[in-house]
Molecule: transfer RNA
Organism: Armatimonadetes bacterium JP3_11
RNA sequence: UCCUGGGUAGCUCAAUGGGCAGAGCGGGUGGCUGUUAACCACCAGGUUGCAGGUUCGAGUCCUGCCCCAGGAG
Repeated sequence: UCCUGGGUAGCUCAAUGGGCAGAGCGGGUGGCUGUUAACCACCAGGUUGCAGGUUCGAGUCCUGCCCCAGGAG
């Protein structure tokens, strides 16, 4: 320098013909229990890496850049 894959909640990851941003774990509150754990219910938590473009509408498509992993030279 070039190619491929990836970047979404605190963490691990979904959302794949462009159409409401979600799950598990973790956190908070309450219930249950002699207490803790477990279990049950509810709640909070997001600039979808950054900046533009296309579109009525973008996590998703296009362009540039940044970061991570692998590969080629």